[in-house]
């Protein structure tokens, strides 16, 4: 180096759900009606628009503004829901192999 034999090892794990991380939708937004308070205040209820979209449309903080009137504004942080994708884990689950029993 070649040949033969033996031994050992290896194989498949789809899919679904939950948690989790992203993407899309929507800006957790805007409009209207009624209503409450008045610088120690600025509330509450209802309707509508917005999404190839069901649902939701609030909470907290902060800074203004309104000289007593009827009207509130800016900024920051924090979700849920629908669909899609990914990761790891868990559960469910099928497949394959082996062994035992009938």
């Nucleotide at each position: 180096a070649u040949a033969a034999g033996a031994a050992a090892a290896a194989u498949a794990u789809a899919u679904a759900u939950g948690c989790u991380u992203c993407g899309u939708a929507u800006a957790a937004u805007c409009c209207c009606c009624u209503u409450a308070a008045u610088a120690u205040g600025g509330u509450a209820g209802g309707g509508g628009a917005g999404u190839c979209u069901c649902u939701a449309c609030c909470u907290g903080g902060u800074c203004g503004c309104c000289u007593u009137a009827a009207a509130u504004g800016g900024c920051c942080a924090g979700a849920u829901u629908a669909c899609g994708a990914g990761u790891g884990c868990a559960u469910a689950g099928g497949u394959c192999a082996u062994a035992g029993a009938a």
The RNA shown here (Purine riboswitch aptamer) has 102 nucleotides and comes from Firmicutes bacterium ZOR0006. Its mean pLDDT, the model's own confidence on a scale to 100, is 77. The sequence was found by an Rfam model in a public genome assembly. The organism belongs to Bacillota, within Bacteria.